The prediction has a mean pLDDT of 84. This is a predicted structure of a 1406-nucleotide RNA (small-subunit ribosomal RNA) from an uncultured bacterium.
RNA sequence: AGAGUUUGAUCCUGGCUCAGAACGAACGUUAGCGGCGCGCCUAACACAUGCAAGUCGUGCGAGAAAGGGCUUCGGCCCCGGUACAGCGGCGCACGGGUGAGUAACACGUGGGUGACCUACCCUUCAGUGGCGGAUAACCCUCCGAAAGGAGGGCUAAUACGGCAUGAGACCACGAUACUGCGGUAUUGAGGUCAAAGCAGGCCUCUUGAUCAAAGCUUGCGCUGAGGGACGGGCCCGCGGCCCAUCAGGUAGUUGGUGAGGUAAUGGCCCACCAAGCCUAAGACGGGUAGCUGGUCUGAGAGGAUGAACAGCCACACUGGAACUGAGACACGGUCCAGACUCCUACGGGAGGCAGCAGUGGGGAAUCUUGCGCAAUGGGCGAAAGCCUGACGCAGCGACGCCGCGUGAGCGAUGAAGGCCCUCGGGUUGUAAAGCUCUGUGGGGAGAGACGAAUAAGGUGAAGCUAACACCUUCAUUGAUGACGGUAUCUCUUUAGCAAGCACCGGCUAACUCUGUGCCAGCAGCCGCGGUAAGACAGAGGGUGCAAACGUUGUUCGGAAUUACUGGGCGUAAAGCGCGUGUAGGUGGUCUCGCAAGUCGGAUGUGAAAUCCCAGGGCUCAACCCUGGAAGAGCACCCGAAACUGCAAGACUGGAGUCCUGGAGAGGAAGGUGGAAUGCUUGGUGUAGAGGUGAAAUUCGUAGAUAUCAAGCGGAACACCAGUGGCGAAGGCGGCCUUUCUGGACAGUGACUGACACUGAGACGCGAAAGCGUGGGGAGCAAACAGGAUUAGAUACCCUGGUAGUCCACGCCGUAAAACGAUGAGUGCUAGGUGUCACGGGAUUUGACCCUCGUGGUGCCGAAGCUAACGCGUUAAGCACUCCGCCUGGGAAGUACGGCCGCAAGGCUAAAACUCAAAGGAAUUGACGGGGGCCCGCACAAGCGGUGGAGCAUGUGGUUUAAUUCGACGCAACGCGCAAAACCUUACCUGGGCUAGAAAACCCUGGAACUCGGGUGAAAACUCGAGGUGCUCUUCGGAGAGCCAGUGGUUAGGUGCUGCAUGGCUGUCGUCAGCUCGUGUCGUGAGAUGUUGGGUUAAGUCCCGCAACGAGCGCAACCCCUGCCGUUAGUUGCCAGCAUUAAGUUGGGCACUCUAGCGGGACUGCCGACUUCAAGUCGGAGGAAGGUCGGGAUGACGUCAAGUCCUCAUGGCCCUUAUGUCCAGGGCUACACACGUGCUACAAUGGCCGGUACAAUGGGUCGCUACCUCGCGAGAGGACGCUAAUCUCAAAAAACCGACCUCAGUACAGAUAAGAGUCUGCAACUCGACUCUUUGAAGUCGGAAUCGCUAGUAAUCGCUGAUCAGCAUGGCAGCGGUGAAUACGUUCCCGGGCCUUGUACACACCG
Repeated sequence: AGAGUUUGAUCCUGGCUCAGAACGAACGUUAGCGGCGCGCCUAACACAUGCAAGUCGUGCGAGAAAGGGCUUCGGCCCCGGUACAGCGGCGCACGGGUGAGUAACACGUGGGUGACCUACCCUUCAGUGGCGGAUAACCCUCCGAAAGGAGGGCUAAUACGGCAUGAGACCACGAUACUGCGGUAUUGAGGUCAAAGCAGGCCUCUUGAUCAAAGCUUGCGCUGAGGGACGGGCCCGCGGCCCAUCAGGUAGUUGGUGAGGUAAUGGCCCACCAAGCCUAAGACGGGUAGCUGGUCUGAGAGGAUGAACAGCCACACUGGAACUGAGACACGGUCCAGACUCCUACGGGAGGCAGCAGUGGGGAAUCUUGCGCAAUGGGCGAAAGCCUGACGCAGCGACGCCGCGUGAGCGAUGAAGGCCCUCGGGUUGUAAAGCUCUGUGGGGAGAGACGAAUAAGGUGAAGCUAACACCUUCAUUGAUGACGGUAUCUCUUUAGCAAGCACCGGCUAACUCUGUGCCAGCAGCCGCGGUAAGACAGAGGGUGCAAACGUUGUUCGGAAUUACUGGGCGUAAAGCGCGUGUAGGUGGUCUCGCAAGUCGGAUGUGAAAUCCCAGGGCUCAACCCUGGAAGAGCACCCGAAACUGCAAGACUGGAGUCCUGGAGAGGAAGGUGGAAUGCUUGGUGUAGAGGUGAAAUUCGUAGAUAUCAAGCGGAACACCAGUGGCGAAGGCGGCCUUUCUGGACAGUGACUGACACUGAGACGCGAAAGCGUGGGGAGCAAACAGGAUUAGAUACCCUGGUAGUCCACGCCGUAAAACGAUGAGUGCUAGGUGUCACGGGAUUUGACCCUCGUGGUGCCGAAGCUAACGCGUUAAGCACUCCGCCUGGGAAGUACGGCCGCAAGGCUAAAACUCAAAGGAAUUGACGGGGGCCCGCACAAGCGGUGGAGCAUGUGGUUUAAUUCGACGCAACGCGCAAAACCUUACCUGGGCUAGAAAACCCUGGAACUCGGGUGAAAACUCGAGGUGCUCUUCGGAGAGCCAGUGGUUAGGUGCUGCAUGGCUGUCGUCAGCUCGUGUCGUGAGAUGUUGGGUUAAGUCCCGCAACGAGCGCAACCCCUGCCGUUAGUUGCCAGCAUUAAGUUGGGCACUCUAGCGGGACUGCCGACUUCAAGUCGGAGGAAGGUCGGGAUGACGUCAAGUCCUCAUGGCCCUUAUGUCCAGGGCUACACACGUGCUACAAUGGCCGGUACAAUGGGUCGCUACCUCGCGAGAGGACGCUAAUCUCAAAAAACCGACCUCAGUACAGAUAAGAGUCUGCAACUCGACUCUUUGAAGUCGGAAUCGCUAGUAAUCGCUGAUCAGCAUGGCAGCGGUGAAUACGUUCCCGGGCCUUGUACACACCG
C1' cells in the first nucleotide's frame, strides 16, 4: 500500500466482498507448565445460610454464673471490678456494590461566591468558677404467643439545666476610610453568648504528716474567638446523542414588592401587582443514554466505545417523608404507603445481598458458602488491643497478554511402509533406525526464603520541670507470616510422560490421487459439482499458526462510500418549472480610530493512572517502580494593527435616477377584415358520390357529389416566416385600428453615493388535460357505434360521433423530455464567420457595400476541462459569493402521518424484504421487414428434369431371436459399402476353448513335415503310420530355426466416451479476404495501415492519404488441352518406289501419331475514353486476346460439424468373457413415409435388315483370336499376348432401306410360370445371365422443387475399379452427336465493402 466482482473487451460511475487490528466474549476440535491480569455484558429478577461496623472501664453507675484453690463448711480467695447488658462519647454520611433513573449545571473544562458551611487535624489568643434537678441500668408489679410494652421505686456521669466571668464573637443603631458593595479596617454607646473532667507522677511552698490532701507538674480532654488545611453547598460561560413524519410551548408560568425558609443566593415557598418568558442558532414533545480521564481503531482528521483501574454523579425492594448529626433525607437507621416472602396462639409481628461467598431463575455465557488480619489502609482507644468479605492471599476458568518445553548433534543403503508415477523414478526424508549427548517441565529425596518495620518493654542521650518522677524525642535492643514447607536451590530418574488446529480455484502462502456424478455437498465475494472436480468427501503431500487453532458476533480500518483535511450534480444518483423578496450568508475605493476575530509573548490550569522517553526491579518478557517529557482547550495579563469586523468621515468605477432615440407575435381590454370548412335557402344538373392498399359501413332518384348566387354561425389567422423578434418561465403570429401597460437596448450629459449579490421559509406566475357555475359550439375529436384488417384486433385504416377544444369567473399547480436534461451573480482567459437592434467613421446627402463600438441570437474553433461524448467569452475553462440537490438497484416517489384540494390528486416522505449488480460513454463484432456500392445459374430469359407410374438403391418407421453399427437442414439418406449366398460380419441361436485365433520372454518335449482311420453339423477331440535335415562338438551333447505342451510376466475387445484427443475430412468458399512489425492517434478496449476517388475476377492495379513496409491468401509458377518448331522413328505412319488379299513385306520417317525438349499471348501494336494513372472499349495481326478452356491448389477462422467401426491414442469397462473358434440364421423382413436414380408413357418413336466413325482403359490364378456344337446364356478345342505388336472390342446414337399409323398399341416392360447356362464346397432363405410364355402400372405428372451460360445443357454408347460370381441402374473415367437464352439487378437466396441504429455478445434460432 491494495485486491476480487457489472463487459466479448475498455474507460468511468457505483455498490457488494476480502486481506489488518481489537474484544469482559461465546461455540467447535485439541491441550504440557508457569508468571501477570481478568471473569453476570442477560433478570436494578427473587433470595436459604454464614460473615461484611464497631469501639472506649484513662467519662459513669451496677456487676455475675460456671470453673479453680482454701476452709473452722458459715464462707473466703483467684478468675475479676472480668463477661453480658445499660447511661455517656466518637464512629456508623468512610470503606464496599450497582448503573435502574437522568439529555440535566448530571458530567467535563474554566471561572464566581462581597451569597456560604466544614466534626476529627494543625496553629494563635483567652478561659476551664460555682450550683441544681433528673434518668437508664437495677428492684417490684402487670400486659402480650411473639416482637415488644406499661406502671411504681433507687442511683451516677465528660448525660441534662440555670448562675458567674467575657479577651472576643454576634445583633440592631451610629461615625470614618477603602471597596469587587450581604466585604474589610478603625471606632462609639447598648444588648446577647461559654466550659468537664479523666489519668500518671512529684513534695519546692501550706496542712495532716512512713504517706496523703491542697498544691505543683505532665498528658489527654472541655469552652470562646481568629487563622490554616481538608472536604463540601450554590451560581455562571463554553462543550459533548437521534427524530421537524414533534412547530409552537408556558399560570408559579416571566418579572417586581413584601414576608417566610436555608449554612447560603433564588418563585425555593406564600400574598399582592404587572403580562410577561422560551422558540427555526430548534423551544415543547418523543426515543435512547450514567458523564469523564481513558479504551479500540486510524497516517492524521475522525469514527466507535465508557468492562477492569481512577474522578464525579445517581441509586439501595418500589414510592414518599422527615429525625439525629459537623455532615444524610442515610445500602446492612426511623416513619408512612405498596408489592412480595416468612412467623403467628389470627389479635399481631418480621424482612430487604445493586457488600463477600453462595442458591434458584434468565441466558450463547461469567468463579469458592476458602485462609488471614502477617502487610497496606480505616474506626474506636492514652495504650495494649478489638473490629475490618476494605485489603492481602489461595481456589476454579487457555478468558486475555507474556515466557518455557515437547529434545540436541551426527547419521544415506537415501531402509521398510505409505502416496504418486511417463514404470525410469519421485516424495515422505536426516525424517526414522543407529551412535554420542543434554536435563527445562513432570516424578522421587532434601534444604528453604524476600515480603518484618518506627510495636509494647529494656538500656542510653536530649527536652520539659522545683525534680536525677512522669512525659516527649532520638539511638540501640527487642515479638509477630495467611500465603507456605510455596517460590527458589541441591541431589536423583529416564528421551523417557508432553502437538494440535485451520487451510491448499482466484483474492491468498500451499497439489496430486481416489470416490462421487447439478447427486451428496461447498461457499466471505466471484463461484464450484451434469464421468478425467487442484473448489464436494477421503488419502498422500504441502502451507500457515502453534498450547492453541478455527468459527460466530461486535467496533474501527481499507471506504476520498457523508469528502473539515478530502467528493460531486449536461448524458452515470443529483439544478427547485419560473420569478419577487424576508431572515441569514457574502460584499467596491480612500483616511482616521477601537481591538471582537486574528497574530506574538508571559502566567495559571490541564488530578493520578494510561500513551511516549530514560533509568531501574522480578533469570527474560508480560507486569511493576522511579524520574522526565508532552498536551488541545479554557482563563487571565502584556503587546501588534496588515486583513476581517465595529465606529466616524470621504470617493465614483458597482447599482440606481433623469433626458433623447429607435426595435419588438411582451401583456390586458375593445373594434374590425378576408379566405376556408359546415349549415340554410334558391338556381343549374343527373347518377352516382365518398373512402381505401383493396373495400365496406355512410350519403344519394324524397335529387346527392359537382356548380352558381345569397344568408347564418363558430373557430383559426395561408403567403410574409427567417437556428428572425419579444417575454422570468409557461408562452406569444390577420389589421399602417383605439385605449391602458411592463421590460430590454443604444446615445449623451447631469444627479444619488455601495443604495449591491444571493436567497431557507413566504408570496406570486405557471402548457395541456381535468373540475365547478353560466354561456357558446363551425371544424376537429377521447369515450362510444358501425365497417374493414386479422388466428384474434377491445388497435393502426375508414364512416359517424359525445364530453372537450372557444368565452367569463373560480379551482387544480402538475408536467412528459416545464430541456440547453446545464441555478443565480461578478471578474478573467486566442480568434474566425453569419444574423437582429442601435450608434460612430467613410460615402457631397440618403440607401447598399466597407470599417469601428455596444447589446442580443447562431455556427466553427486556441488554451483549458471532461470517463468519453463533447463544452469552449452565451463554458461543461480559471476563480469568488449565495441557494437547491445527490450518496447502489428494486420495493417507491409507494405506505403511514401531516398540510393543500370540490374531486381527480398534489407536496413532504420511509421501512421490512430482496439482488451483485443497476448504470454512463466509447470499442470490436453480429444483427435490422436501415441506407449506399458490388458480385454469384441468386433471380430473370431459356433448355432438360424431380414431385404422379413400375423397378433399383439408401433412409425413417414397423417387425424380428437378430434384422450389427455409424451418418440427420444446406454440409445424413446409390453416404462409410471400389461388391453381405459361406467368408466379409461387428448382430442372433446353438456347440466349443480359457496363456487363449495372432505377438515377446523363460521352462519341458519333439526337427520340420507327410499320409491314413474313428466321432461330430463343424470347430474340435482321438487313434495309427512314415520321417530326419543345418552349425558346433571333448561324440555325452549344445545351439539356431520350426512344432507341441504346462505355468507365469502378459494377450485380446468393431465394448463406452469424436463433449478428453491426434490425424484425416466436410462446410461457409476459390468467397477476397485474414493479419503482423515499426510509426502515429486514443487514458483504454482499439483505430490508422485495410478507409477515400477510380479500376479489376481479385485487398487486382493506379492516384490520394500518418503512415511506411511485410506475411498468409489472389494472381503467377505445376498438369491436361488447343498452334508451331525440333529431337527420336518401333510395336506407330505411308507421300513417292517395289510388293501383297491386307503397311503384308522391302524401303522411307515427309505426313499422322507417339513423347521428350522448346517457341507462342505480353493489353506487346493502333485508335478512342480516362486524373492522360491503373485500366476500359474498339481494331489489326494471330491457332489462340485480354484469366484462351479445364484441373490440381482451399488464407485467419466458424460449425464442441463428422469419424474412438480405417489408423493412432488418454481415461473408464469386460477377463472360463463384452475375448476367441465353429455351424446355421440375420444385415436381403414389409401396412407404410421420404431421398437419389433407371426405364417409360412413344412416331424427333418402335421393330427388322444393311453400312460407317471414337477415346480412355484392362489382361498370365488373366484377356482370349480362330474353329466346332448350342436359338441363346454358354460349352469343347485352340493361335497369340507380361501388350502403340495379341486380345477384351460389337461402339452406340447417326446414316440407308422396309414395316408399324396414334391404339394402353408391333409403346412400355413390371410381375409370374416353365426350361436352362455360368461361378462357386454350397445359389432354399439370398447371385447373375439365357430361352419360351405372361404381359401390370403408366397416355408427361398437384402444391412445390432441382441442374445447366458452350463443346456447356440435352442425348448416345464405351472403359475401369471392387470381384470366384454378382452394376441394365451406383461410382470413377472416356469419347460421339450437339442446342436455346441472358432485357436487366426491382424482387427471392447466399456473399463482399462502406455507413447507421442497437437494451444483442450462446450474438435476431438474440